[in-house]
Context: one part of a larger RNA
RNA sequence: CCCAGCGAGUUAUCGUGUGCAGCGAGGUUAAAUGUUUAAGGCAUGGAGCCGGAGCGAAAGCAAGUCUUAAAAGGGCGUUAAGUUGCAUGCGGUAGACGCGAAACCCGGUGAUCUAGCCAUGGCCAGGUUGAAGCGUGGGUAAGACCACGUGGAGGACCGAACGUGUUAGAGCUGAAAAUCUAUACGAUGAGCUGUGGCUAGGGGUGAAAGGCUAAUCAAACCGGGUGAUAGCUCGUUCUCUCCGAAAUAUAUUUAGGUAUAGCCUCAUGUGGACAGUAACGGGGGUAGAGCACUGAAAAGACUAGGGGGCCUACCAGCUUACCAAACCUUAUCAAACUCCGAAUACCGUUACUCAUUGCAUGGGAGUCAGGGAGUGGGGGAUAAGCUUCAUUUCCGAGAGGGGAACAACCCAGACCAUCAGCUAAGGUCCCCAAGUGCAUGUUAAGUGGGUAAGGAUGUGAGUCUGCAUUGACACCUAGGAGGUUGGCUUAGAAGCAGCCACCCUUUAAAGAAAGCGUAACAGCUCACUGGUUUAGCGGACUUGCGCCGAAAAUAAGCGGGACUCAAACAUGUCACCGAAGCUAUGGAUCCAUUCGUGGAUGGUAGGAGAGCGUUCUGUAAGCCUGCGAAGGUGCUCACGUGAGUGGUGCUGGAGGUAUCAGAAAUGAGGAUGCUGGG
Repeated sequence: CCCAGCGAGUUAUCGUGUGCAGCGAGGUUAAAUGUUUAAGGCAUGGAGCCGGAGCGAAAGCAAGUCUUAAAAGGGCGUUAAGUUGCAUGCGGUAGACGCGAAACCCGGUGAUCUAGCCAUGGCCAGGUUGAAGCGUGGGUAAGACCACGUGGAGGACCGAACGUGUUAGAGCUGAAAAUCUAUACGAUGAGCUGUGGCUAGGGGUGAAAGGCUAAUCAAACCGGGUGAUAGCUCGUUCUCUCCGAAAUAUAUUUAGGUAUAGCCUCAUGUGGACAGUAACGGGGGUAGAGCACUGAAAAGACUAGGGGGCCUACCAGCUUACCAAACCUUAUCAAACUCCGAAUACCGUUACUCAUUGCAUGGGAGUCAGGGAGUGGGGGAUAAGCUUCAUUUCCGAGAGGGGAACAACCCAGACCAUCAGCUAAGGUCCCCAAGUGCAUGUUAAGUGGGUAAGGAUGUGAGUCUGCAUUGACACCUAGGAGGUUGGCUUAGAAGCAGCCACCCUUUAAAGAAAGCGUAACAGCUCACUGGUUUAGCGGACUUGCGCCGAAAAUAAGCGGGACUCAAACAUGUCACCGAAGCUAUGGAUCCAUUCGUGGAUGGUAGGAGAGCGUUCUGUAAGCCUGCGAAGGUGCUCACGUGAGUGGUGCUGGAGGUAUCAGAAAUGAGGAUGCUGGG
């Protein structure tokens, strides 16, 4: 993981609704007793309970009563029938739908593992080093001391057994629930070890690691309290039909829980009271706008005050491209500004339209983590698939078509069937259903098919303007001179380092020179002019489509192939395709109906309704059955929307049971479910 079997809202009681039944101003018995049975019933039993009157703390009064000084007002009552049983929804109390803790407490069992201790035993190959002491000799006044020998100390050395577990590798569904191989450490000691004994669970023991205390330890194990509790997780078993949410407010030792309200459903009542549209009547201070208030804020003018300068014994005075109040002019800004001021929205009246509308009372819920998109705001960085409000919508709980794929973007709300038709969004060259459609343009960038500031003789359309047959623009050709090397400066400064000036002449024209150049000159161009040629040539702006800007790890930024007077873009136009939309035909259920027909039927949590099936009991000493029951296994058979039912073949071999009722250990695929098998 698969298969089979088992596996979760029960029972008692009290309360509160609903349905049905009995009796009814009443209803009803409980224990018990009698009688009789297979179980069970029947009768007696009125104690008690509920109702029939309330109000007040009470005395008490009473359709009233209490408050009060009160005949006033107000509170609670009076004006609606209950009660008993059965069934059922829900709630309380009980384990209360099922499984699940970690824990807590009580009583016991454990030191055969392990920790420490006690008693009594055992063990440590071999080799090495050579302390003290002692002896002999030397030495000394005597010593100390020195040498040699002897001796055999040590938490001494090397290294087996034994003990440990250093490093590496292996093993890691192991050979093994801690091992193996190599290597390492201790190995006469705080050593290792046998046997017997002691210490016990908030206790022991611990050279201390929260270690160990029988493969279990921040409190062992076993049994019990015990079905602890679990605002948590998971699971909760047949069918069809109708309706159908919420993820909000308030409160909460509350925030993933709950209560009340909101939103859903069912019943009863009310009866259009709701909603939409139109007209009319309202209040408002948002958007916008404005500067009249409150503030902010630019420039100028004017001018208090202040600063600087001049002047001055003081007082003053003069001046200022300084700062600047108020006023004025021009031009602005504001969520907490308003002289103004919409659209919507909201409230009301009337009319029309529409019906699964509204409202009230009661039974049952679920929901309290929401999310995306558009719009108006706050927070953030006018970031976020961000966060927080408001409003609309969708997803949630919504299938279908489009968007390549894609909960919430576009179209559109699936009762069932059909090898019928029309459309929506979106599409029509091929993948791929439908135009290689038509008309007029644009684009050359594969732009289309990703992006900004910024940049550019890309190209189309348009507006304005200048020059031009008295010859423009561009090329070519010729000139571009003289005073003069202007003056100054400078080593030099000659058009061209720098400063000053920038004139005059000859001219068709030519700057005291726009650039390159030289040490300085020289030299080459330019401005400007003639010639040649010839019909357009410049500038500015608006706009369509393109270009660059453009770097990321696979080709990888059209879904692909491919596409260029397009299969791209713009405008217009005619066809067609295209959905569970709409239509057509047939059918199902419910509602309405003028009886012709019309309408409704997506759905999670959840509410309501109707059914199927299983076991047992009565019906049933009935009925079916060896001419074959139940069960098993097949069928292109029939019926039912479905759960299912009937028929029939084979198997099986002895029981089964209609109908109508009743009662439940009543339906499995899920619970890392349980048991067995594979």
This is a predicted structure of a 678-nucleotide part of an RNA (large-subunit ribosomal RNA, domain II) from a Candidatus Chloroheliaceae bacterium. The full RNA is in RNAcentral, with records from ENA. Lineage of the source: Bacteria > Bacillati > Chloroflexota > Candidatus Chloroheliales > Candidatus Chloroheliaceae.